[in-house]
RNA sequence: AGCUCAUCCAGAGGGACUGAGGGAACGGCCCGUUGAAGUCCCGGCAACCCUCCCGCACGGCCAGCAGGCCCGGCGGGACAGGUGCCAAUUCCGUCCCGGACGCGACCGCGCUCCGGGGAAGAUGAGGA
Numbered sequence: 001a002g003c004u005c006a007u008c009c010a011g012a013g014g015g016a017c018u019g020a021g022g023g024a025a026c027g028g029c030c031c032g033u034u035g036a037a038g039u040c041c042c043g044g045c046a047a048c049c050c051u052c053c054c055g056c057a058c059g060g061c062c063a064g065c066a067g068g069c070c071c072g073g074c075g076g077g078a079c080a081g082g083u084g085c086c087a088a089u090u091c092c093g094u095c096c097c098g099g100a101c102g103c104g105a106c107c108g109c110g111c112u113c114c115g116g117g118g119a120a121g122a123u124g125a126g127g128a
Stems, first nucleotide, its partner, number of pairs: 003126006013042005021031003025094004043086003048082002051078006058072001059070004090120001095117006101110003
């Protein structure tokens, strides 16, 4: 590089340096000299992993069959550590299906809107 699983309509920004781009690609639409991207500092959000606490008793174990316990599971909480994140739903769309609406004589089509599912991407965890 590539693989598997989970999540992606919530949330959270100031400063210093620097100086023109950025939002993955493409199209759209935005952000940006009232300072983009990047680096550093500080702060915050969140709860994926880890850790800790509470509950349940699905499961497992023990049992003297009264019940008990918690390495697994489920629900809730905390946030010290490992990541991540801090404009816009992953900003929207892209491929497929359905509906509304419009056009068309039918088949059908799409300048519009809505819903569902994919693809791609991002992040985490895992495995090799």